[in-house]
Context: one part of a larger RNA
RNA sequence: UGACGGGGGCCCGCACAAGCAGCGGAGCAUGUGGUUUAAUUCGACGCAACGCGAAGAACCUUACCAGGUCUUGACAUCCAGGUAAAGCUGCAGAGAUGCAGUGUGUGCUUGCACAAUCUGAGACAGGUGGUGCAUGGUUGUCGUCAGCUCGUGUCGUGAGAUGUUGGGUUAAGUCCCGCAACGAGCGCAACCCUUACCUUCAGUUACUAACGUGUAAUGGCGAGGACUCUGGAGGGACUGCCGGGGACAACUCGGAGGAAGGUGGGGACGACGUCAAAUCAUCAUGCCCCUUAUGACCUGGGCUACACUCGUGCUACAAUGGCCACCACAGAGAGAAGCGAAGUCGCAAGGCAGAGCGGAACUCAAAAAAGUGGUCCCAGUUCGGAUUGUGGGCUGCAACCCGCCCACAUGAAGUCGGAGUUGCUAGUAAUCGCGGAUCAGCAUGCCGCGGUGAAUACGUUCCCGGGCCUU
Repeated sequence: UGACGGGGGCCCGCACAAGCAGCGGAGCAUGUGGUUUAAUUCGACGCAACGCGAAGAACCUUACCAGGUCUUGACAUCCAGGUAAAGCUGCAGAGAUGCAGUGUGUGCUUGCACAAUCUGAGACAGGUGGUGCAUGGUUGUCGUCAGCUCGUGUCGUGAGAUGUUGGGUUAAGUCCCGCAACGAGCGCAACCCUUACCUUCAGUUACUAACGUGUAAUGGCGAGGACUCUGGAGGGACUGCCGGGGACAACUCGGAGGAAGGUGGGGACGACGUCAAAUCAUCAUGCCCCUUAUGACCUGGGCUACACUCGUGCUACAAUGGCCACCACAGAGAGAAGCGAAGUCGCAAGGCAGAGCGGAACUCAAAAAAGUGGUCCCAGUUCGGAUUGUGGGCUGCAACCCGCCCACAUGAAGUCGGAGUUGCUAGUAAUCGCGGAUCAGCAUGCCGCGGUGAAUACGUUCCCGGGCCUU
C1' cells in the first nucleotide's frame, strides 16, 4: 500500500423479508457421473461444468472400435517420363478397389505449350497426436458493480500520500459546497436501435369516410388521400412551470399541464484488473511427438449400453377441470431443388392434384387459452398418459441396432411431494398458443413473437454478494 476479521459506521442488489409459481416425490425427455463395453470419441467440473461446445450422431457428420485396404499419399508446390482425363457399360468384391470394353481435350508458329491424369524418384504433404502451465485471438466471471488511473504541484529520508478524503446528494467518482491542491484520461451518463404520442411528406400490394357501380356476400370495381397502417423526415420531456424542504447550492417531496415525468419502458454498449478461469477439437501458432502410421480410404458397429447417481426440463396428479359441439380476436417470421391453395380420396398420419407466390399481393396459417351450450359428479375416475401389441403414413440408397407421425387396442406410476432449494417487483410472474434457425427426416431444447394477466414489498435485525470511510 493492499487483502482479511464470527471489528465499527454509512449505503446498495429479488440478498433477506412480504407475496406468487415452482424444483426436491411420479412417469418420460435430455445432459453428467459411475459402471459396462471391441468402442461406448473428445472437451466443459462450486457460483461461472451438467437441454454446455452440439442452431439438429440411422449412412455422412465422426474425431472412437472391429475388419478390409493405400504409402509422395484424400489435399498443396516442384522435377522427369508416358498418356488426354473424366464419364458410361460389364465382371469380381461388403465397399474401398481391381480388371476388361467403350470414349474422347484447348491454343496453335505443326511439334511444342497449357490444363488434366498415370507412373517414378525425392524434397515434402498430413496429424481432431501432446502441452490453454509456452502463446495469439475469442469467451466466461466479479459486474452495468462505480470504480481504475495519470500530469504538474505539495507533503514524506523512503515505500507512498494528497487529488479520489470531508458535509450534502445521486442509479452513478452523479452533481453541489468545502479543502494543497489544480487539471486530465479510461469508466458513469448522453450520442445509436427499438417501443409509447403528435405533425408532415409519400401512398401500393395496405386502408375505405363521402360519391358512383356491382354482388348471395366481400374495398369486389371506379374512385379517394380523410381514417387505419406502412416508412422517410421532424416535433415532444428539459426538474422547463407552481408550491414545500434544503445552505440563496446540488438535490428532494407534492402538484399542474401532458401520450409520456424526473434515467418514461426495453436493447446494444462491460473501465484498470481478478481467477496460471475456459478453449492447441473453430481458427492461428512456438516446442515436442508420429511418418508403409498417431496420416489416408472403405464396410459394419459405437457415440443411443444400464444395477445406479445428480442437474435441467416436459406431462400430470384434476371440477378455476376433462370431453363434445358451436364461435371469435394476434404479433413476429419463413418460402423457388421452396411455401404449396381450391377440389378430391382416406377415421387419421397422409395421398392425388397443382392455382398462386422470389411475395404489405400467394402460401405456410388453424392462432390457443377466452366466449356460448351440453356432459361427467370426486372415483385412481370420461383424471393421468407411461408401457406394450397390431395395422398404416412420411423422409431417405437405407429406419434391425437407431427416426418422426397416425389409427385401434393396452392402460403403469401418480391423490400436490422430507430435509432443503429456485425464479420473479408489471404488461413482470403465472398461463396460452404461433414462428424461426439447424434440417432430407427428426425439438419437451434454443432463439424470437404476441394473447390473457396477478399478488406483494412493513422494513434492512438476520443469510448471500457488492461499494465507500475507518480500525

RNAcentral holds the full RNA, with entries from ENA. Predicted 3D model of a 471-nucleotide part of an RNA (small-subunit ribosomal RNA, 3' major domain) from an uncultured bacterium. The prediction has a mean pLDDT of 87.